[in-house]
Context: one part of a larger RNA
RNA sequence: CUCUCUCUAAGGAACUCAGCAAAAUAGCCCCGUAACUUCGAGAGAAAAGGUGCCCCUUCACAAGAGGGUUUGAAGAGAUCAGGCCGGGGCGACUGUUUACCAAAAACACAGGUCUCCGAAAAGUCGUAAGACAAUGUAGGGGGAUGACACAUUUCCAGUGCUGGAAGGUCAAGGAAGUUGGUGACCUGAUAACAGGGGAGCCGGUGACCAAAGCCCCGAUGAACGGCUACUGUAACUGUAAUGGUUCUAAGGUAGAGAAAUUCCUUGUCGGGUAAGUUCUGACCUGCACAAAAGGCGUAACGAUCUUGACAUUGUCUCGGAGAUAAACUUG
Numbered sequence: 001c002u003c004u005c006u007c008u009a010a011g012g013a014a015c016u017c018a019g020c021a022a023a024a025u026a027g028c029c030c031c032g033u034a035a036c037u038u039c040g041a042g043a044g045a046a047a048a049g050g051u052g053c054c055c056c057u058u059c060a061c062a063a064g065a066g067g068g069u070u071u072g073a074a075g076a077g078a079u080c081a082g083g084c085c086g087g088g089g090c091g092a093c094u095g096u097u098u099a100c101c102a103a104a105a106a107c108a109c110a111g112g113u114c115u116c117c118g119a120a121a122a123g124u125c126g127u128a129a130g131a132c133a134a135u136g137u138a139g140g141g142g143g144a145u146g147a148c149a150c151a152u153u154u155c156c157a158g159u160g161c162u163g164g165a166a167g168g169u170c171a172a173g174g175a176a177g178u179u180g181g182u183g184a185c186c187u188g189a190u191a192a193c194a195g196g197g198g199a200g201c202c203g204g205u206g207a208c209c210a211a212a213g214c215c216c217c218g219a220u221g222a223a224c225g226g227c228u229a230c231u232g233u234a235a236c237u238g239u240a241a242u243g244g245u246u247c248u249a250a251g252g253u254a255g256a257g258a259a260a261u262u263c264c265u266u267g268u269c270g271g272g273u274a275a276g277u278u279c280u281g282a283c284c285u286g287c288a289c290a291a292a293a294g295g296c297g298u299a300a301c302g303a304u305c306u307u308g309a310c311a312u313u314g315u316c317u318c319g320g321a322g323a324u325a326a327a328c329u330u331g
Base pairs, nucleotide, nucleotide: 002325004323005322006321007320008319010317011316014315019312027051028050029049038147052070054068055067056066057065058064071075083310085308086307087306088305089304090302091301095107096106111145113143114142115141116140117139123132124131125130148297150295154226155225158224159223160220162218163217164216167215168214169213173209174208177205178204179203180202181201182200185196186195187194188193229245230244231243232242255289267283268282269281270280271279
């Protein structure tokens, strides 16, 4: 030096990405307790005081209460043993998760919703037999959303799902007809061969018949998804309630907004600080929010993230002293 500890003047977060680590708080009794709220909570809120032994009173010989005395360095006498408060984001909550770098805002969840399924159920596994679903029958399967409050606008042109059956297209298969080969046999020669040839058999082609699908006609967004642009105009200026034009299936409504989303950007203004790229309240000029891939609020909850204050401290100014272990030296 290192490990694990103890103490440290004055200051008290100046440390640092960040109070990380440490310190502080701590039991029991009493008093007292805010905003907000889903009236349950918040709450051990916060803040203040007490704490041993003995005697007396009340009393039930306990506990508790009141009064008085007394004692120690110290009365929750050691061990043990909450720090607290304010603002904001996210997720309602308890729960679950990357065994061995991530515990979370991720997953789940109750609730709301869409869709499939009448039983030999839908769905899943298997080539099949069969199995699960289920020894279940309004209960099961699947999808996205995620307590609660308020609301959930518009577009069915494209894609998907679903309903329809008039017309178009269309497979295997069937098939009237047509056509080629073969063919008993006949003729000519007799040995090969040449010509003809009914039925049958094997092929080619084939009018016509022919399902679903697709084209077609509807419906459907808590289905996949989408939700413009240019330009003029008001008696200062600025802005544009308002007018015109282009394109579209329709042109983003409510709410919220420099946001876990904002590039420019440390946007601008207010607050907090002596000083604030963070924080918070507004503004809206949204590069590129937006309504169940949910929108916006929200009490309670959180080993969550972020910001401020109190208390407290060797985190620091800035170091220092000491102890144990290890190490080293000597014996």